[in-house]
RNA sequence: GCAAACCUUGCGAAAGCCAGGGACGCAAAGCCGCGGGUCUACGGACGAUUGUCUAUGAUUGCCAGGCUGCCG
Numbered sequence: 001g002c003a004a005a006c007c008u009u010g011c012g013a014a015a016g017c018c019a020g021g022g023a024c025g026c027a028a029a030g031c032c033g034c035g036g037g038u039c040u041a042c043g044g045a046c047g048a049u050u051g052u053c054u055a056u057g058a059u060u061g062c063c064a065g066g067c068u069g070c071c072g
Base pairs, nucleotide, nucleotide: 001026002025006021007020008019010017011016024061030067031066032065035063036062037059038058039057043054044053045052046051
């Protein structure tokens, strides 16, 4: 310096995200969604049925990669 869980307002079909409060932690817990993993399934496909599959959605505080930065 950042800000997990949790609480509240709002957005979203959901996962989740913004903002405020709050600190579990982090020397890149700064930025980038190109690769992998994971999560969700409005919509679409299938199905005899409660369902199954699927990312265009989400996650950088899951890993990897790229760029930048602080101290020594």
Molecule: c-di-GMP-I riboswitch aptamer
Organism: soil metagenome